The RNA shown here (transfer RNA) has 73 nucleotides and comes from Epithele typhae. It matches the Rfam family "tRNA". It is annotated as a transfer RNA. The coordinates come from a structure-prediction model, not an experiment, and the mean pLDDT is 81.
RNA sequence: UCCCGUUUAGCUCAGUUGGUAGAGCGCAUCACUUGUAAUGAUGAGGUCAGUCGUUCGAGUCGGCUAAUGGGAA
Numbered sequence: 001u002c003c004c005g006u007u008u009a010g011c012u013c014a015g016u017u018g019g020u021a022g023a024g025c026g027c028a029u030c031a032c033u034u035g036u037a038a039u040g041a042u043g044a045g046g047u048c049a050g051u052c053g054u055u056c057g058a059g060u061c062g063g064c065u066a067a068u069g070g071g072a073a
Base pairs, nucleotide, nucleotide: 001072002071003070004069005068006067007066010025011024012023013022019056027043028042029041030040031039049065050064051063052062053061
């Protein structure tokens, strides 16, 4: 210098053919217990890395930027 992948909740990750964003763990509250743990119930938590575009509609498609991983010379 060139090429490819990845970026979604605090963490690890799903998300099908573009059509109202989810799980596990963690966290909060409540129940249970003499108390703790465990268990159960409920709940909070998201600029889908950023930006521009395509579209009636974008986490999903395209361009650019950034971070990170890998490859070629």